[in-house]
RNA sequence: AUUGAAUAGGGGAAUGAUGUCUCCCCGGAUGAGAAUCCGAACCGCUUAUUAGGCUGAUGACUUCUGCAACUAU
Numbered sequence: 001a002u003u004g005a006a007u008a009g010g011g012g013a014a015u016g017a018u019g020u021c022u023c024c025c026c027g028g029a030u031g032a033g034a035a036u037c038c039g040a041a042c043c044g045c046u047u048a049u050u051a052g053g054c055u056g057a058u059g060a061c062u063u064c065u066g067c068a069a070c071u072a073u
Base pairs, nucleotide, nucleotide: 009026010025011024012023013022016064017063019061020060021059027038028037029036030035044054045053046052047051
C1' cells in the first nucleotide's frame, strides 16, 4: 500500500406510536477547546401551475391510536 473477515453506534425511507424484517446514508472545513459552517441518505403523484385535483397513518408485516365509509346491536 492492497485485499479479506469480524464488531459497535447514529441518521433516513410523503401524516402518530410499539415490535420484527428489508434497503439507503455516515463525510469535509475552521478552532487550543467548547463549538460553528458545509454536505449525504430523505422530502408522493398530477393539471389549464401566484391556483387546483388525487392516493396513503407501513419501505414491508403486526398491533395500538386518529380519521372516513358501510352493516348489526

A computed fold for a 73-nucleotide RNA, annotated as Fluoride riboswitch aptamer (crcB RNA motif). Of the family's consensus pairs, 100% are formed in the model. The sequence was found by an Rfam model in a public genome assembly.